[in-house]
Formats: sequence, structure tokens, C1' cells
RNA sequence: GAAGCAAGCCGCCUUGUCGCUCUUCCCUCCGGGGAAGGGAGGAAAGUCCGGACACCGCAGGGCAACCCGGCGGGUAACACCCGUCCGCCGCGAGGCGAGGACUAGUGGCACAGAAACCAGGUACGGUUCGGCCGUAGUGAAAAGGCUAAACUCCGGGUGGUGCAAUGCCAAGUAUGCCGGCGUUUGAGAUUGGCCCGAUCGAUGCCGGCGGGUAGGCAGCAAGAGGCAAACGGUAACGUUUGUCCCAGAUAAAUGACAAGGCUCGACAGAAUCCGGCUUACAGGCUUGCUUCCGUU
Repeated sequence: GAAGCAAGCCGCCUUGUCGCUCUUCCCUCCGGGGAAGGGAGGAAAGUCCGGACACCGCAGGGCAACCCGGCGGGUAACACCCGUCCGCCGCGAGGCGAGGACUAGUGGCACAGAAACCAGGUACGGUUCGGCCGUAGUGAAAAGGCUAAACUCCGGGUGGUGCAAUGCCAAGUAUGCCGGCGUUUGAGAUUGGCCCGAUCGAUGCCGGCGGGUAGGCAGCAAGAGGCAAACGGUAACGUUUGUCCCAGAUAAAUGACAAGGCUCGACAGAAUCCGGCUUACAGGCUUGCUUCCGUU
């Protein structure tokens, strides 16, 4: 210098004017106004896993369904992460792997080949005339194998529903009409796809029509939180100390305009909250390492 591998970070900037939203404080003629401060992401996405939280009959048994699978560790937990063994790929740095079982049963086996899984009408030779034996030939495999992100079996695991959870306040209302079912011979509900069991159940339950409401508060923003240092550990990660407060809307704020700059700006917009995975992404930066070439 060229080509690569791994890990991490950033992802338009600056100034001005006018807005939007939240918090705190001040003023108010209660309509609002003013000041200060905060205001999207690494994926806010897909909603695919794992949890927190809430409620339900505290969730018992069976079937079904789904998930996981070397070994050890991390974690609140995981299908995630770390280490390691083995296998495969790469010259290498490294990468990938659902990695138990096909001596229980069932299914599948491209192309080639006569024949491919209840085999067989190949050629040559042998023959006890039976694809019975040997050889050749095709193929990954010719009767003995391969295959389980094929059914399945083994071992382990999963109760369900989701913040439109749930609690509270305010307001309004029709105990209305029609049809069906049922009242201990039990309709139906609670809790799941189903069954059993358990509990409730008659002013009941289901469907249609009709009437009313569709406002507010909490949940909900201090958290398995961020940053830094020390210590323990190969690492994932953990412990201690210090420090910081960093969106909170509800028809839903985070924008518009002007000027300047450059490398001319990608994918993309929070909605209960976390930890992951996956997918999308113009471009740029840092660190460590590998192979090759050149120079000293």
C1' cells in the first nucleotide's frame, strides 16, 4: 500500500424569527398571559421471544397445542448472551450449526440407473433353477444405508387474558319491545381449543330492535435507569462508591421560515414499561487482528 475479519461509535451542523407540547414558578379581568427548563430512535419498526405489572375460579387431573435440546456459566427471565467441545466452511483473522434418538413404528430418498425402499423382467458366469450366488455397471446409498426446522419417540418447559389490564370520580339511562332457551330432569356463566372436577346460577341467559354515554383522575414516566471509577471474573456479568434526572401526548406535541457552511444528509416517528431477537439504513469515524505485495 491492497484486500479482508471482528468489535464499538456517530448518523447534517450553526445562528435568528415564529409556533406546538410538558413541568415548575409568577400574574390574572379566570378567558388566559409571562419567564425558565425538558421534548423521538438506533432501530421508536415487525409484534417474533422473555419478563415486570394488573385481573381472573390461587389455576387440580387428562387430551390436544406450542416451545426447547452437546457441556458449563450469566441473567428477573428467555428461544438471548458468554465460554468451551465437536462438525462444516475459509490460506488466515474468523464465520456458521434446533448439536438427544432412525438397534420402537411410519414416511421420504433428486440425478444417474434395469431396479431406490411392500425392491428388481440389466449384462456375463455359476446354479441345488429360487433374484439363489458371484462379478460388472449406476449412485450418497443396491438391502444395507441416509433422513427427525419428516411424522414420531425420549427428556425438560408453558394456566389464561392483556394498560381498550385494573381502580376511582362525574354525567346520562328504558325495570322498553320482539324471538329463543331454561328454573334442581339446570339454560348459562366463571378460565383457556376440548373433557372431567370445582364454584355460581332464576328479578336468569342468548339473539335482534330501540334508548343512554363515549368526560376526567390514577395506572404513566426515578427505572432489573444513565454515566464514571475501583474491585472480582477468561468472558457474559456482578459488587461497591460517586454523580445525573433524560419525551409523556390522547386526535394525539417535537414543526415552519430565513441565512450561512460542508463530505449535500439514509432508514425512519414514542403511546404501560423493561431485556432480547429479527428486519430497514446514504454516508462517516475509531480500535484490534489476518493475508499478500513493496521498502528499510
This is a predicted structure of a 296-nucleotide RNA (Bacterial RNase P class A) from a Chlorobiota bacterium.
Its Rfam family is "Bacterial RNase P class A". Rfam classes the family as a ribozyme.
Its mean pLDDT, the model's own confidence on a scale to 100, is 81.
A source record names the gene rnpB.
Lineage of the source: Bacteria > Pseudomonadati > Chlorobiota.